[in-house]
A computed fold for a 105-nucleotide RNA, annotated as SAM riboswitch aptamer (S box leader).
Its Rfam family is "SAM riboswitch aptamer (S box leader)". Gene Ontology term of the family: regulation of gene expression.
It was read from a public genome assembly, where an Rfam model found it.
């Protein structure tokens, strides 16, 4: 890098560097976060429960509930309006795309 899947809801910040930009997604508005320091990097710390792992309670090998050592991830700030694709007479849905976890090549 490609596919095949599953969430994309909440929750959780210090220091050091660094030095302007940053809230994902034609394109438009607006909005917000940021020099009381924005990406990125480190180093501790949380947070979460996606793998593993450990308990329990049921049982058919399924599953729920609990923790949380390991592995990842993640901890500043988001809304309208909307093209293209597919379903629909249409109001509308739904896919893809994107970012994570899990399995394959």
């Nucleotide at each position: 890098c490609u596919c095949u899947u599953a969430u994309u809801c909440a929750g959780a910040g210090u220091g050091g560097u660094g030095g302007a930009g940053a809230u994902g997604c034609a394109a438009a508005g607006g909005a917000u976060c940021u020099g009381u320091g924005a990406a990125g990097c480190c180093a501790c710390g949380g947070c979460a429960a996606c793998c593993c792992c450990u308990g329990a309670u049921a049982u058919a090998u399924c599953a729920u509930c609990a923790g949380a050592a390991g592995g990842u991830g993640c901890c500043a700030a988001c809304c309208u309006u909307g093209a293209g694709c597919g379903a629909g007479u249409g109001a509308u849905c739904g896919a893809a795309c994107a970012a994570u976890g899990a399995g394959a090549g």